[in-house]
A computed fold for a 121-nucleotide RNA from a Chloroflexota bacterium, annotated as SAM riboswitch aptamer (S box leader). Its mean pLDDT, the model's own confidence on a scale to 100, is 81. Rfam family: SAM riboswitch aptamer (S box leader). Gene Ontology term of the family: regulation of gene expression.
RNA sequence: UUCUUAUCCAGAGAGGUUGAGGGACCGGCCCGAUGACACCUCAGCAACCGCCCUGUUUUGGGGAAAUGGUGCUAAUUCCGGCAGAAGUUACCUUGUGACAAGGGCUUCUGGAAGAUGAGAA
Numbered sequence: 001u002u003c004u005u006a007u008c009c010a011g012a013g014a015g016g017u018u019g020a021g022g023g024a025c026c027g028g029c030c031c032g033a034u035g036a037c038a039c040c041u042c043a044g045c046a047a048c049c050g051c052c053c054u055g056u057u058u059u060g061g062g063g064a065a066a067u068g069g070u071g072c073u074a075a076u077u078c079c080g081g082c083a084g085a086a087g088u089u090a091c092c093u094u095g096u097g098a099c100a101a102g103g104g105c106u107u108c109u110g111g112a113a114g115a116u117g118a119g120a121a
Stems, first nucleotide, its partner, number of pairs: 001121008013042005021031003025081004043073003048069002051063004077113001082110007091103005
């Protein structure tokens, strides 16, 4: 780097260094000289792998977390982006006699992308 697979509405911040951008991308909206982001130290959260108990043909169930390996500690992955379904009419467009279709908006479902773990190449 690529592939496979699981998870992503919970949880958890102080100090120091530095000094202008940061929140992956695009749009929005936020964070940021009252110092963000990043890095370091300490602290914490969680429980993916590993560990302990237990069950099974297999898939499982429960537990600890302290000196095992990661991860994480603004905002739901900050929200949306693509597709489908349902709803709605104050708004826009088209046709129109009432109205209809499409857009928009709201909700839901799925997907994509991303992040992290585990396994593989």